[in-house]
RNA sequence: GGAACCUUGGCCCAGUCGGGAGGGCGUUCGACUGAAGAUCGAAAGGUCGCGUGUUCGAUUCACGCAGGUUCCA
Numbered sequence: 001g002g003a004a005c006c007u008u009g010g011c012c013c014a015g016u017c018g019g020g021a022g023g024g025c026g027u028u029c030g031a032c033u034g035a036a037g038a039u040c041g042a043a044a045g046g047u048c049g050c051g052u053g054u055u056c057g058a059u060u061c062a063c064g065c066a067g068g069u070u071c072c073a
Base pairs, nucleotide, nucleotide: 001072002071003070004069005068006067007066010025011024012023013022019056027043028042029041030040031039049065050064051063052062053061
């Protein structure tokens, strides 16, 4: 220098032929306990990397940029 793939709450990930953003862990509160742990219930927490475009509508499609992994030179 070129190519492929990936980027989604604090962490790990799912999602989609374009139309409700979800799970586990963690956090907080409650129940239980003498207390804690475990268990059960509830809640908060997300510009879906950034920008532009296409579209009535983009996490999803196109392009550019940034970062990461791998391969080639």
Predicted 3D model of a 73-nucleotide RNA (transfer RNA) from Piccolia ochrophora. The prediction has a mean pLDDT of 83.